[in-house]
Context: one part of a larger RNA
């Protein structure tokens, strides 16, 4: 030096837990902000560094409901103290809310400096101090007022709960990659993905043939250097359901130009009267009128149809036209549009909720184990010194709200609508730089392909129902719609709270994070950790010894101290002590 035993010492695997994590359901809620938001900074406590809370009213102030013996957060201790005259605490509305932050009175290197008016406060007076207003752009309203008469620009004043920044994710828009893969690379793919920017909402978006979302059709048709790969549709079954308003035509009214004195026209007959009242085109407004079985409007025809009061140059007839009542109907998510008031239900604290004892049994401790009960619309969980239906919280089931919010609900006030159907013509309307075509590009599952369909940067450039489009080139025939304006709710995304489940994890896992976007790197954008467990209960070792401290030895505690805070279990490699065998 080695091998081996025993006992150690480091050292933190391993088993066990779980404070945090991750999926995934179901139900409920969703914007926030100039009435200063998100996010911050600096302050606040008797004694306070960090965290929570809060905000010179500063672990808080006021009210109203809830609840009930203890309270003055996480967090101990000291002190002082609240509280059944109901605190603490929980939940509703409320007050106060420094200074930055869009940041807005004006500068700025954020949390700072420096100002004006108006009114107050303190002083002899200044200084200084409070409260209030002072950005820029729309919009509205009024006043004024060039060039240039009129007008306008533009000034000045006043009103505005306008905007303006914020938001994980999710939506729609406008741009748009590469690495990769095709075992190279170019069309292809990654992908319309990352990423940038513009906007909106609580859902967007689409959307009346409605649309959307799940399963399925199916990895099927089909696309494709037919490589690599990309990938529908019909149709079935489910979720949810909802369908309106315009433009035209025609007709009334105002208006703006043009034309119009033998007139035109003044609802219809008949008579009398008037006469710039009329045509024409254009804008506005009301009416009408919205479809594909085309339909609508203007003109005929027929049938049904409440009571009334006006008016249409004047009288009579007859027709229109405008309004009130009645009755019907209908409604705030489209389809006009605004509220109030009540009921229901719901969320925002809460409440009540059944039944178990003994043992001289084991233990440090009964829920174990013997015995003998009892409840179950409750035997789901968790705790409590171990394994507890019946000891604690809860379960099941049943109840609750002064205030605030919510609603596909009812009533009630309100508000709003009323002629309807039927049929005939070859009179009009039925969405124009539109369809279509051609170029040049996207989108479509489809890569120019035989490429239909859709969208459009440049060119041409129709038709109005005897019309137009589509049925995947195209043409015939049939068939199916009815483009060139708008609205619209639910099913669907995602994110938050509640509950609730996991053939998820359990501390090198699982979120990076068992609290951390912290420590610590970094001019910076950025990057980005590690770190859980004494014991049931601190009973956290009084006192005595070595002793400077650390550390240990006794005694105590405790079931257990080799559970002693470097604290559960303590595994290997390292280091050692002692014995034994080899060299």
């Nucleotide at each position: 030096g080695g091998u081996u035993c025993a006992c150690g010492g480091u050292g933190g695997a391993u088993g066990c837990c779980u404070a945090g994590g991750c999926a995934c359901c179901a139900a409920g809620u969703g914007c926030c902000g100039a009435a200063g938001a998100a996010g911050g900074a600096c302050g606040u406590g008797g004694c306070u560094a960090c965290c929570u809370g809060c905000g010179a009213a500063a672990a808080g102030c006021c009210u109203c409901g809830g609840g009930c013996a203890g309270c003055u957060g996480g967090a101990a201790g000291c002190a002082a103290g609240c509280g059944c005259u109901a605190a603490u605490c929980c939940g509703a509305g409320g007050a106060u809310c420094u200074c930055c932050g869009a940041a807005u009175g004006g500068g700025g290197u954020a949390a700072c400096c420096c100002g004006g008016c108006u009114g107050g406060g303190c002083c002899a007076a200044u200084c200084c101090c409070c409260a209030g207003u002072c950005a820029c752009u729309c919009c509205c309203g009024g006043u004024u007022g060039a060039a240039c008469a009129c007008a306008u620009a533009g000034g000045c004043c006043g009103g505005g709960u306008a905007g303006a920044g914020g938001g994980c994710a999710c939506c729609c828009g406008g741009g748009g990659a590469a690495c990769u893969g095709a075992a190279a690379c170019a069309u292809c793919u990654u992908a319309g993905u990352a990423c940038c920017c513009g906007g909106a909402g609580g859902a967007a978006a689409a959307g009346a043939u409605a649309u959307u979302c799940c399963c399925u059709u199916a990895g099927u048709a089909g696309a494709g250097g037919c490589g690599a790969u990309c990938g529908a549709a019909c149709g079935g079954g489910g979720a949810g359901c909802a369908g309106c308003c315009u433009a035209a035509a025609c007709c009334g009214c105002g208006u703006g130009c043009g034309u119009g004195c033998c007139a035109a026209g003044g609802c219809g007959g008949c008579a009398g009267c008037c006469g710039u009242u009329g045509c024409g085109c254009g804008c506005g407004c009301g009416g009408g009128g919205u479809a594909g079985u085309g339909g609508g409007a203007a003109c005929g025809u027929g049938u049904c149809g409440g009571c009334u009061g006006g008016u249409a140059c004047u009288g009579c007839c007859g027709u229109g036209c405008c309004g009130g009542c009645a009755a019907g109907g209908a409604g705030u998510u489209a389809c006009a549009a605004a509220a109030c008031g009540g009921a229901c239900g719901g969320u925002u604290a809460g409440u009540c909720g059944a039944a178990u004892c003994a043992g001289c049994c084991u233990g440090g401790g009964a829920a174990g184990c013997u015995g003998a009960g009892u409840c179950a619309a409750a035997g789901a969980a968790g705790g409590u010194g171990a394994a507890a239906g019946c000891c604690c919280u809860g379960u099941a089931g049943a109840c609750g709200a002064a205030a605030a919010c919510c609603g596909a609900u009812c009533c009630g006030c309100c508000u709003c609508c009323u002629g309807a159907u039927a049929u005939g013509u070859c009179u009009c309307c039925c969405g124009a730089g539109u369809a279509g075509c051609c170029c040049g590009g996207a989108a479509c599952a489809c890569g120019u392909g035989a490429a239909a369909u859709u969208c459009u940067g440049g060119g041409c450039g129709a038709a109005u129902c005897c019309g137009c489009g589509c049925u995947g080139a195209c043409c015939a025939c049939a068939g199916c719609g009815u483009a060139a304006g708008g609205c619209u709710a639910a099913a669907c995304a995602c994110a938050c709270u509640u509950g609730g489940u996991g053939a998820c994890c359990g501390a090198u896992a699982g979120u990076g994070a068992a609290g951390a976007g912290u420590a610590c790197c970094g001019u910076g954008a950025g990057g980005g950790a590690a770190a859980g467990g004494u014991g049931a209960a601190a009973a956290g070792u009084c006192c005595c010894c070595c002793u400077g401290g650390a550390g240990g030895g006794g005694a105590g505690u405790g079931a257990a101290a080799u559970a002693g805070a470097a604290c559960c279990u303590g595994a290997a490699a390292c280091c050692g002590u002692g014995g034994a065998c080899c060299u």
Molecule: large-subunit ribosomal RNA, domain I
Organism: soil metagenome